[in-house]
Context: one part of a larger RNA
């Protein structure tokens, strides 16, 4: 880890509800007789109901209220298919008990612990050898003395070095260990506030503590056992057989509330009610102030020009007068904005009548829920960065609680809602060289970039299509030849300014054309070219732009190509138009099940009428988590009542075999070697695969 046993909504109290059963007033309880020990009889104490109103005293088929014989609450009474009302069992769901089952960390009591370990106290035991050499003490010297040198001697000290010993400094081994703290190295005290042995004392809010919240028996911010006890857990895990019908919710309020709860919202089951009430479509009526749009139509901005005005305050000029620029209000012209402006206005919503279509809601009451963490994605908005797999509303959809095809793979995206079976057909979404089910399909184009198969601003004489304008055999564009002068180096300015620093003006003549000059360029000139002009050649073409399809650059990343799934493709890519195929649990074809609604038939029950049950047809369904409802299956045991069985009971192993939608049941073979079963009722220690579940084996 597996395997096998065990392993969790119980029981009693009360109340409610449903279904049923017994009485019509209903049931006892303690208890007491009796028993064939199963249980029977008694036992009305007392409990509910029979009467109700008032707060009450109290009255009472009435009462309060009030002044009230009025009104009004609340009761009676009438109605009578009947209601009712008691208590009994079964189910659900509350209620107090551990209350489905494990689980805390604690809390509180009473005890056991100082053979670990802190402090203390008795009593005892250890400290290799080796350095240092205090005080005293003797000599000896000086000295007048106190005292003072010096030399022996002497052996102090929480003195030094450094084994035992104690400690645990740094590093490295280990780290399923040799060890729940050791092992080498390597280091710290080592006559001391040393260290030890033995015996003793101190204890759980208390000890002890050179103080670290350290120790207090591998346990310490309150030991350890036991009990209070099955503490409490709004937490976390877990919670066991089938089938069938429906089937949410992640919102509102309010919460010491926010991962909890309570009401209401949405779910199921039951009862009773009103009727074509819900929903889809078409038609008419309606209100509105959203989108849009406009604003010489308000409010409130706003970008130029312009024109008037006002002045006590503003910058700048100036000595001042004044000028100039700003502010500000008013008016013309252009231009422009609003969620919280509106002269104006929509689709859509939503309301309401009528018609229609499908199939099924609406209302009241009662029992049981469960939901309050939602998520993407399309739209409309708020926050943010018109950032987020970001956040907060609105509204639709799916997923939650949905499976099936398609998107390379994938909860929310596209198709489409899975009762069952078929070696049957038709489509959707998406696709049809290979991988890989279907076109190497038709038809016209485009791309040349593997664009396709990731990306802006920005750029492009790539390339297609459309358009405008102008030039052109009276020769057009590019190319080549040669011209490109003259007044004149215009005026100014400047060292100079001679087309070509700057400023201003920008003419006129000769001409076939030539700018008071588009460039290089010189200090200025000079040179070179340009515009423009002639001849050359020769073409239906050239020139400048607009607008648009497809393309190129812009294009640098990190374990591997790696941003078509791959292969690979020049179509197997793009655009437009077509016909085919292929493609799902959709759709259809056949058969089958089972829920519900109509109809028929039939049987029981009964008060006419209805209700169950069954069959047959025909309609409509029949994915689903939390949840709600209904039917069944297996375990053990009892009751009744029938059977198996040593010619083999139960149990196990097998089986391609019947039977049921299923849990299950049956038959056989074999093992086994004494019990076991059906039917129809009761009653549960009643169903395992998870709880880091218990026990055992392995």
């Nucleotide at each position: 880890g597996c395997c096998a046993a065990c392993g969790a909504g119980u029981u009693u109290u009360u109340g409610u509800g449903u279904a049923u059963c017994g009485c019509u007033g209903u049931c006892u309880a303690a208890g007491u007789u009796c028993c064939a020990c199963g249980g029977a009889a008694c036992g009305g104490a007392g409990g509910c109901a029979a009467a109700g109103c008032g707060a009450a005293a109290g009255c009472g088929a009435g009462u309060c209220u009030u002044a009230a014989a009025a009104g009004g609450g609340c009761g009676a009474a009438a109605u009578a298919a009947a209601a009712a009302g008691c208590g009994g069992u079964a189910c659900g769901c509350a209620u107090a008990a551990g209350a489905c089952c494990c689980g805390a960390a604690g809390c509180c009591a009473g005890g056991u612990g100082a053979g670990c370990u802190u402090g203390c106290c008795a009593u005892g035991a250890g400290c290799a050898g080796g350095g240092u050499g205090a005080a005293g003490u003797c000599u000896c010297g000086a000295g007048a003395a106190a005292u003072c040198g010096a030399g022996a001697u002497g052996g102090a000290g929480g003195c030094c070095c450094g084994a035992a010993c104690c400690g645990g400094u740094u590093g490295g081994u280990u780290g399923u260990g040799c060890a729940a703290a050791a092992c080498c190295u390597u280091c710290g005290g080592a006559u001391g506030a040393c260290u030890u042995g033995u015996g003793g004392u101190a204890g759980g809010g208390a000890g002890u503590g050179a103080a670290a919240a350290g120790c207090u028996a591998a346990u310490c911010g309150a030991a350890c056992c036991u009990g209070g006890u099955a503490a409490u857990a709004g937490c976390u895990g877990g919670u066991u057989c089938u089938c069938u019908c429906c089937g949410a919710a992640a919102u509102a309020g309010u919460u010491u509330u926010a991962g909890g709860a309570c009401u209401a919202g949405c779910g199921u089951c039951c009862c009773g009610g009103a009727a074509a009430a819900a929903c889809g479509c078409u038609a008419c009526a309606g209100g509105g102030g959203u989108a849009g749009a406009g604003c010489g139509a308000c409010u409130g901005g706003u970008a130029g020009a312009g024109a008037a005005g006002u002045a006590a305050a503003g910058g700048g000029g100036g000595a001042a007068a004044c000028c100039u620029c700003g502010c500000c209000u008013u008016c013309u012209c252009u231009g422009u904005c609003a969620a919280a402006c509106u002269c104006c206005g929509a689709a859509u919503a939503c309301u309401g009548u009528a018609g229609u279509g499908a199939a099924c809601g609406c209302c009241g009451g009662g029992g049981c829920a469960g939901u309050c963490a939602g998520a993407a994605u399309g739209u409309g908005g708020g926050g943010g960065c018109u950032a987020a797999g970001c956040u907060c509303c609105a509204u639709g959809u799916u997923c939650g609680c949905g499976a099936g095809g398609g998107g390379a793979a994938g909860a929310g995206c596209c198709c489409a809602g899975a009762c069952c079976g078929u070696c049957a057909a038709u489509u959707a979404a998406g696709g049809u060289c290979c991988c890989u089910a279907a076109a190497u399909c038709u038809a016209u184009g485009c791309u040349c970039a593997g664009u396709g198969u990731a990306a802006a601003a920005a750029g492009u004489a790539g390339u297609g299509a459309u358009u405008u304008g102008c030039c052109u055999c009276a020769g057009a564009c590019a190319g080549g030849u040669a011209g490109g002068a003259g007044g004149u180096u215009g005026g100014c300015u400047u060292a100079g300014a001679g087309g070509u620093a700057g400023c201003c003006a920008u003419c006129c003549u000769u001409u076939a054309a030539a700018g008071a000059g588009u460039g290089u360029g010189u200090a200025a000139c000079a040179a070179c070219c340009c515009a423009c002009u002639a001849c050359u050649a020769g073409a239906u073409g050239g020139c400048a732009g607009g607008u648009u399809g497809c393309g190129c650059u812009g294009a640098a990343a990190a374990u591997u190509u790696a941003c078509c799934g791959g292969g690979g493709c020049u179509a197997a890519g793009c655009a437009u138009a077509g016909u085919a195929c292929c493609g799902a649990a959709a759709u259809u074809a056949c058969g089958g099940a089972u829920u519900u609604c109509c109809u028929u038939u039939a049987u029981u029950a009964u008060u006419u009428a209805u209700a169950a049950u069954a069959a047959a047809g025909g309609g409509a369904g029949u994915g689903g988590u939390a949840g709600g409802a209904g039917a069944g299956c297996a375990u053990u045991c009892c009751g009744u009542a029938u059977g198996c069985g040593c010619u083999g009971a139960a149990g196990c192993c097998g089986g391609a075999c019947c039977c049921g939608u299923g849990a299950g049941g049956g038959c056989c073979u074999g093992u086994g070697g004494a019990g076991c079963g059906u039917a129809c009722g009761g009653a549960a220690g009643g169903g395992a695969g998870a709880a880091u579940g218990u026990u055992g084996g392995u």

Model confidence (mean pLDDT): 83 of 100. Predicted 3D model of a 698-nucleotide part of an RNA (large-subunit ribosomal RNA, domain II) from a bacterium.